Small-subunit ribosomal RNA from an uncultured bacterium, 1451 nucleotides, folded computationally. Its mean pLDDT, the model's own confidence on a scale to 100, is 85. Its Rfam family is "Bacterial small subunit ribosomal RNA".
RNA sequence: AGGGUUUGAUCAUGGCUCAGAACGUACGCUGGCGGCACGCCUAACACAUGCAAGUCGAACGAAGUAGCAAUACUUAGUGGCAGACGGGUGAGUAACAUGUAGGUAUCUACCCUAUGGCCUGGAAUAACACGAGGAAACUUGUGCUAAUACCGGAUAAGUCUUUACGGAGAAAGCUUUAUGCACCAUUGGAUGAGCCUGCACUUGAUUAGUUUGUUGGUGGGGUAAUGGCCUACCAAGACUGUGAUCAAUAGCUGAUUUGAGAGGAUGAUCAGCCACAUUGGGACUGAGACACGGCCCAAACUCCUACGGGAGGCAGCAGUGGGGAAUCUUGCACAAUGGAGGAAACUCUGAUGCAGCGAUGCCGCGUGAGUGAAGAAGGCCCUUGGGUUGUAAAGCUCUUUCGUCGGGGAAGAAAAUGACUGUACCCGAAUAAGAAGGUCCGGCUAACUUCGUGCCAGCAGCCGCGGUAAUACGUAGGGGGCGAGCGUUGUCCGGAUUUAUUGGGCGUAAAGAGCUCGUAGGCGGUUCAACAAGUCGGUCGUGAAAGUUCAGGGCUCAACCCUGAAAUGUCGAUCGAUACUGUUGUGACUAGGAUACGGUAGAGGUGAGUGGAAUUCCGAGUGUAGCGGUGAAAUGCGUAGAUAUUCGGAGGAACACCAAUUGCGAAGGCAGCUCACUGGGCCGCUAUCGACGCUGAGGAGCGAAAGCUAGGGGAGCAAACAGGAUUAGAUACCCUGGUAGUCCACGCCGUAAACGAUGAGUGCUAGCCGUUUGUGAUUAAUCACAAGUGGUGCAGCUAACGCGUUAAGCACUCCGCCUGGGGAGUACGAUCGCAAGAUUAAAACUCAAAGGAAUUGACGGGGGCCCGCACAAGCGGUGGAGCAUGUGGUUUAAUUCGAUGAUACGCGAAGAACCUUACCAGGGUUUGACAUCUACGGAACGCCCUAGAAAUAGGGAAGUGCCCGCAAGGGAGCCGUAAGACAGGUGGUGCAUGGCUGUCGUCAGCUCGUGUCGUGAGAUGUUGGGUUAAGUCCCGCAACGAGCGCAACCCUCGUCUUGUGUUGCCAGCAUUUAGGAUGGGAACUCACAAGAGACUGCCCGUGGAAAGCGGGAGGAAGGUGGGGAUGACGUCAAGUCAUCAUGCCCCUUAUAUCCUGGGCUACACACAUGCUACAAUGGCCGGUACAAAGGGUAGCCAAACCGCGAGGUGGAGCCAAUCUCAAAAAACCGGUCUUAGUUCGGAUUGCAGUCUGCAAUUUGACUGCAUGAAGUCGGAAUUGCUAGUAAACGUAGAUCAGCAACGCUACGUUGAAUACGUUCCCGGGCCUUGUACACACCGCCCGUCACACCAUGAGAGUUAGAAAUACCCGAAGCCAGUGCGCUAACCGCAAGGAGGCAGCUGUUGAAGGUAGGUCUAGCGAUUGGGGUGAAGUCGUAACAAGGUAGCCGUA
Repeated sequence: AGGGUUUGAUCAUGGCUCAGAACGUACGCUGGCGGCACGCCUAACACAUGCAAGUCGAACGAAGUAGCAAUACUUAGUGGCAGACGGGUGAGUAACAUGUAGGUAUCUACCCUAUGGCCUGGAAUAACACGAGGAAACUUGUGCUAAUACCGGAUAAGUCUUUACGGAGAAAGCUUUAUGCACCAUUGGAUGAGCCUGCACUUGAUUAGUUUGUUGGUGGGGUAAUGGCCUACCAAGACUGUGAUCAAUAGCUGAUUUGAGAGGAUGAUCAGCCACAUUGGGACUGAGACACGGCCCAAACUCCUACGGGAGGCAGCAGUGGGGAAUCUUGCACAAUGGAGGAAACUCUGAUGCAGCGAUGCCGCGUGAGUGAAGAAGGCCCUUGGGUUGUAAAGCUCUUUCGUCGGGGAAGAAAAUGACUGUACCCGAAUAAGAAGGUCCGGCUAACUUCGUGCCAGCAGCCGCGGUAAUACGUAGGGGGCGAGCGUUGUCCGGAUUUAUUGGGCGUAAAGAGCUCGUAGGCGGUUCAACAAGUCGGUCGUGAAAGUUCAGGGCUCAACCCUGAAAUGUCGAUCGAUACUGUUGUGACUAGGAUACGGUAGAGGUGAGUGGAAUUCCGAGUGUAGCGGUGAAAUGCGUAGAUAUUCGGAGGAACACCAAUUGCGAAGGCAGCUCACUGGGCCGCUAUCGACGCUGAGGAGCGAAAGCUAGGGGAGCAAACAGGAUUAGAUACCCUGGUAGUCCACGCCGUAAACGAUGAGUGCUAGCCGUUUGUGAUUAAUCACAAGUGGUGCAGCUAACGCGUUAAGCACUCCGCCUGGGGAGUACGAUCGCAAGAUUAAAACUCAAAGGAAUUGACGGGGGCCCGCACAAGCGGUGGAGCAUGUGGUUUAAUUCGAUGAUACGCGAAGAACCUUACCAGGGUUUGACAUCUACGGAACGCCCUAGAAAUAGGGAAGUGCCCGCAAGGGAGCCGUAAGACAGGUGGUGCAUGGCUGUCGUCAGCUCGUGUCGUGAGAUGUUGGGUUAAGUCCCGCAACGAGCGCAACCCUCGUCUUGUGUUGCCAGCAUUUAGGAUGGGAACUCACAAGAGACUGCCCGUGGAAAGCGGGAGGAAGGUGGGGAUGACGUCAAGUCAUCAUGCCCCUUAUAUCCUGGGCUACACACAUGCUACAAUGGCCGGUACAAAGGGUAGCCAAACCGCGAGGUGGAGCCAAUCUCAAAAAACCGGUCUUAGUUCGGAUUGCAGUCUGCAAUUUGACUGCAUGAAGUCGGAAUUGCUAGUAAACGUAGAUCAGCAACGCUACGUUGAAUACGUUCCCGGGCCUUGUACACACCGCCCGUCACACCAUGAGAGUUAGAAAUACCCGAAGCCAGUGCGCUAACCGCAAGGAGGCAGCUGUUGAAGGUAGGUCUAGCGAUUGGGGUGAAGUCGUAACAAGGUAGCCGUA
């Protein structure tokens, strides 16, 4: 410090997510030791048991014990002090509770200091004794008694006190006799506390008004003390947008954690403060409490009970139950520190010190060290060579920390006293001995392979893995990173500049309010002076300690602890500075702003009047059959006279031309003309005021269209509606009608894609070109200035697009708004509205994206240019018939398999009777039909017999070769036997592959290097202007070059030359059987070679002095001369595992292999490709011509003979320019047939044959005779072809014994027609445009409905809770009154009095009750929409002109 994730890729926006740190943690697996910390976050739930606050006999009497006694000790009670500390918890509390800084109208036991005192009397009472009641708790009567308990009197330095003369008020003694401890009054202090104040201190406005003791005053009361704290009266205030009130949540702080910091989150342990003690209320005592282990009352709960009544309060320490994911021992000791009491000894102390339990955290240590290669064994992987685990182990040498055993043994303790504890620590001994796991290994993120599994099981923090080769699941081996821990879950901070003060944004990504005015507020021109609030500086105070940081020190180190320093603030006090901000001055100024004056443009606004054109309607005339409407029609109108046309009239609405990138207005918006009223702007020149300004939360006004209320008006248009069309449907688009509405006046509504998607204001920052208005200058053209309104463009900005003095630039001021998508601008609530609805405005849930700009493609029922037998123009076909072949389907034991739009279907198959053959049935074999290796034997091949369908099985006879070697023997090759390694597989996967192939397409494209441009994907080049068959060439150009393609080079045909002439040829010569047959020839044809030739080379025109194009000459051939071979980058997971090769998987007495027979040839049907035809341009008969190219020895086969023929006999010739297949056919000549199902056509069938072959039945071809179907030119539709082409005609070959061939491939013969042209169909190329597509339009995608699940709104109601209000009841208690009952201290001679108490009454008062409302939460039949789900249903709304451009508001 960043990374992953939206896309085909890119940039930016934006969310989600990860890596870090922390934790009072919990869970899973594992677990050696020690130190230091920490340990109910949940039920402030309920609690058994024990302990946690007592002490003092030197205050007191009494009783008891011991003692002979003196006396000592113990203690229930009276009395004193302490139980307000210490300890716990965080419920409440949003508050002067807390923090900080101040203040004072106050109190303060014990302690310190100081002064002065401590005199004199009295009456009781507990204990105790004797009774009484009660189950108990306990209560009560009578009698006796003491005090440092209680009371009176005296005294009063000082103290207090309304009337300050005056008045009031005190004490206590004890003892061990001391410089003792107490006591009273008072002073000062210390400590602690009370109260008041400034500032700081959570969220919500879907909480906007709150308050009546409320705010203030006066008198009084009350308190330690101020104060509405309380009360009477008076006034009507007080708080609040700087957020009152209400609601929700919450103890606050030092600090902790995170962060670079600013901040954020937290408030365990430790420390300070507060609050609470089962819930609520209350006071008493006291220095202090409204009191955790005190009291009273009420309530709930628990317990005891004799039912009458009582007792209790662990949020003290342990502990129990419960809750929960989860949190410890009913331990030891007062030795230390501290506390209470005491004169002290001492007692008490679950405070505290220790120990126990828990890896809960932090820190430290260990589980060994060295050596050790045969790189052991085993494991795992493997290309079988090896690699890895791995110096790891074993082995050898060494050490002993921790632990174990034995011995010694502190400090903590100031004189004594040690719980911890025989602890820390030290010494010794033995043995490598007792001590390693968890997690991860697709990317982020360090670390890879095997097997299993097969979208299953599972994983997952995000992206995402898994559908048979998973580094992602599970396992193993290996590896990485941690380590007594490792992972997971949860929470918080960080990363996140993702709430942005530091430090973000708002044209299009989320985001500028529709516009203006204006209140509060914020901000504000120049200058002078004063002040010193902000600001800056110095000093002082405070900011507890601990913690953090730094330095030093102590535990062996560290954690931990100690000492010191530093640091910590919106703090306070005080002194100073005065630049800036501020305040003050009825200071000053004029540049902002405003006013006056003079001009000026304008669809600015309101009202009234008025005009012409047009539509419609009405009347009249002319006139006749249609009009109207559409893509085409129909509905509709019209013979009752329409449309058309002429005249007249009525009425409503809107204002052609001018007209514009124009003008005006704040926006919405504003358009004939005239008048009236009226707002604003601009310009000019002076003058006046003198900062009067800008913005603007709330607020107010204006605000298109639609809509609403009631009233007018209504020509045209036109939601709804009706009809006609279209359509699968058509509640639409189109047509004919048509009502609200549109118009007017009044009132509402208050929204729009109300847009420049751009808030207002001010200043600054290059220009150029238009235009509107005004002014000025100039003779004019024109120029200048100001204010608008447009275009282009520099700097700059921007993610880019773009903006650019009219900013989206550079700055300032103020306001509004945004923070992932969906849910949703929705629900609820509130406000407004007549309603429609508007404004404000969530959450649950769900997704990992949604969105912007630009790029490359692809696509478009977008555009432009161009090409192609693509269309058109032609010729011939297919589709109809019969047959052949292939396919589908069906059938079958099997009908083997593959190919399936174009790019499968006469395709693999250039040839299925057996074989082929892969299929089926049956019969056999199992190291195998085939390969290699080992061992043994034998040569091998071949022959005969038997069984069998054959394979095969059994038997028999015969027989030894080749090479080396003298021989023995060895070798090569072949056969057999045996066992196992292995063979074998046309079994699967063409979606694991190689190779080959099809297609786009012989289309003209596809790329690269360097440079340049762009943040980038990418672009440029390759686009543009011409041209071409062509990215062919030329020109231009930030490109310059290059590669694969194109073309050419290759083959063939066409002309010529040269060479060579046999088997080919024969002009001239000779011979001849008349056949180039022979001699001969080398001219010609031809064959085979080698060359020439064609290049837009020449001319004319055109074009740009180009490329090229048009025409011409010459030439055998002319602009690529014809044809072939040749197929760029790539696309289709195209085809092929059955040509071959091959990974993986599968079978191994079978999915291998052999044999026989069958099947691949089936047949209601459908399709494809062909053949033959339907006839006279023909059929038949007879005659006569002319090819090319091939094949041939297991072959082609001549002559001759036989057969009607297929063919047979025959054997000449030929391994071929020699012989042969071989006859070419159409054509031509002659004859016949005469338009008919025929002398067309030949299917089908019967009979008889031929040939091949082991075999022709399933199932061959051919021949002869006989038979003689359908078919008379073919619907919708569809196909081939542009010249030696189509069409027609025959010939040959491969495969092959034969043949299903009518197929395929090649060859020649005869030989046309047409092309105006590119509008349309199909395909393709280039440029451009739009895009929400990128699996790329066979794309994407919307809504209803149906089903399942989820959360949520409404809902008759219902349940629970909270806080108020009013009233009722009214405990305890304080206060007040009364007090006839009771009454020791004082007064009194006595009666009695003073005083007091009980009781009673009243105010107040908790809980409770009643009532009507408010708020919150749960549930709720039913219901609404929403979200998510597998490949459901219906349509096709959007994205392209999305096929009616889309979108916004409204009905």